A computed fold for a 72-nucleotide RNA from a Nanobdellota archaeon, annotated as transfer RNA. Its Rfam family is "tRNA". The prediction has a mean pLDDT of 83. The sequence is in RNAcentral, with records from ENA.

């Protein structure tokens, strides 16, 4: 330098056009002599950045940035 994949909650990831979710973590309550486990409820996201297409974009297209792999 070229090609491919990935970038979404604190972490690991799902979501492939119709107004964003799970598990773990975290907070409160419950339970216990106490802690943990269990149960119930809650908070937390400009979906990497910019532009385009569309009535509508996390999703499609283009460019940029970052990470990983392959080739040279």
């Nucleotide at each position: 330098g070229g090609c491919u994949g990935c970038g979404u909650a604190g972490c690991u990831c799902a979501g492939u056009g119709g107004u964003a979710g799970a598990g773990c973590a975290u907070u409160g309550c419950u339970c216990u002599c106490a802690u943990g486990a269990g149960g119930c409820a809650g908070g937390g996201g400009u979906c990497c950045c910019g532009a385009g297409u569309u009535c509508a974009a996390c999703u499609c297209u283009c460019g940029g940035c970052g990470c990983a792999g392959c080739c040279a």